Source information: The prediction has a mean pLDDT of 75. A computed fold for a 114-nucleotide RNA from an uncultured Saprospiraceae bacterium, annotated as SAM riboswitch aptamer (S box leader). The model forms 96% of the base pairs in the Rfam consensus.
[in-house]
RNA sequence: UUUUUAUAGAGAAGGGUGAAGAGAUCGGGCUCAACGAAACCCUGGCAACCAGUUUCCUUCUAGAAACAUUGGUGCCAAUUCCCGCCAAGCCUACUAAGGCAAUGCUAAUAAAUA
Repeated sequence: UUUUUAUAGAGAAGGGUGAAGAGAUCGGGCUCAACGAAACCCUGGCAACCAGUUUCCUUCUAGAAACAUUGGUGCCAAUUCCCGCCAAGCCUACUAAGGCAAUGCUAAUAAAUA
C1' cells in the first nucleotide's frame, strides 16, 4: 500500500508546554474551546485487537470461555456527535439560503472512517 474478515449506542484522569481552533474527508447542523482548542511531553487509566497465562473441546489444526502482573498497538466529550437518495407540500427568510416532511426508491450495520 492492497485485499478479506470482525467490531464500532460500553469504558477511561491529572499536570506541563502551547496559543486558536477542534469534533477523519466534503456539505449542512449541533457541540466543545482564552474558566485555554489542536499538537507535543510526563504520569495515570480504559479495553482485551495481537502476544502471554488458565480452562474446555480436539488425532492434529482450528475453535470457545476466562484472566489481566508483563510486552506490542489502540483509545480516555457528546452513538463513528447527528444527517447525507428522490420528493407532493409546509415553515422561516427575501433572491442568498435554512429547516420539517407524506409518498416513493434503496435496504442502509450501505459507502467512508477507525